[in-house]
Molecule: transfer RNA
Organism: Candidatus Moraniibacteriota bacterium
RNA sequence: GCCGUCUUAGCUCAGUUGGUAGAGCGGUACACUCGUAACGUACAGGCCAUCGGUUCAAUCCCGGUAGACGGCU
Numbered sequence: 001g002c003c004g005u006c007u008u009a010g011c012u013c014a015g016u017u018g019g020u021a022g023a024g025c026g027g028u029a030c031a032c033u034c035g036u037a038a039c040g041u042a043c044a045g046g047c048c049a050u051c052g053g054u055u056c057a058a059u060c061c062c063g064g065u066a067g068a069c070g071g072c073u
Stems, first nucleotide, its partner, number of pairs: 001072007010025004019056001027043004049065005
């Protein structure tokens, strides 16, 4: 330098032939217990990397940029 994959909650990851998003762990509260942990219930937490384009509508499709990883030279 070229090619490919990926970027979604604090962490690890789903998701959708385009119709405003979930799980596990973690956090908080409650319940339980003589008490703690575990188990149980509830809640909070995301402008889906970023900038444009297409569309009535974009996390999803297209392009640019940034970053991570891999391959080739």